[in-house]
Molecule: transfer RNA
Organism: Fibrobacterales bacterium
């Protein structure tokens, strides 16, 4: 330099042809227990990497830009 994958709640991942982003773990609260642990219920928690564009509608298409990791030279 050039290609190629990736980027999503504190963490580890999903999200079909573009239809309005879920899930397990962390936390918090209750049940249950002599207490806790374990299990079950529930609630919290996201401008999906930054920015522009297309389109009624972008996690997903298009462009640029940072971060990572792999490949060539």
């Nucleotide at each position: 330099a050039g290609g190629c994958u990736g980027a999503u709640g504190g963490c580890u991942c999903a999200a079909u042809u573009g239809g309005u982003a879920g899930a397990g773990u962390u936390g918090c609260g209750g049940u249950c227990u002599c207490c806790a642990a374990a299990a079950c219920c529930g609630c919290c928690g996201g401008u999906u990497g930054g920015g522009g564009g297309u389109u009624c509608g972008a996690g997903u298409c298009c462009c640029u830009c940072u971060c990572a990791g792999c490949c060539u030279g």